[in-house]
The prediction has a mean pLDDT of 83. Predicted 3D model of a 106-nucleotide RNA (SAM riboswitch aptamer (S box leader)) from Salimicrobium halophilum.

RNA sequence: UUCUUAUCCAGAGAGACGGAGGGACUGACCCUACGAAGUCUCGGCAACCAGCGAAUUCCACUCGCCCGGUGCCAAAUUCAGAGCACGCCUGUGCGGAAGAUGAGAA
Numbered sequence: 001u002u003c004u005u006a007u008c009c010a011g012a013g014a015g016a017c018g019g020a021g022g023g024a025c026u027g028a029c030c031c032u033a034c035g036a037a038g039u040c041u042c043g044g045c046a047a048c049c050a051g052c053g054a055a056u057u058c059c060a061c062u063c064g065c066c067c068g069g070u071g072c073c074a075a076a077u078u079c080a081g082a083g084c085a086c087g088c089c090u091g092u093g094c095g096g097a098a099g100a101u102g103a104g105a106a
Stems, first nucleotide, its partner, number of pairs: 001106008013042005021031003025081004043073003048069002051065004077098001083094004
């Protein structure tokens, strides 16, 4: 990098350096000198993988814990973005694509 698969309306921030961008893309709408991105420190959330425990003869499933491996800590993946249904003034629902993260494979 590509493929497969699961999840994505919950949750969780302070400080130091830094100095103008950021929210993937497009449009909209937001955040930002009352300090963006990025880096570091400490803290936290969560429970995908691993581990441990409960139950079970074992496996699987379920539940709990969480010191390990990732991930994450503005807004639903910020909203919309093929298509379908309803409404037809604005829209609502389903849902695909795209994206993100984990696990596995090439």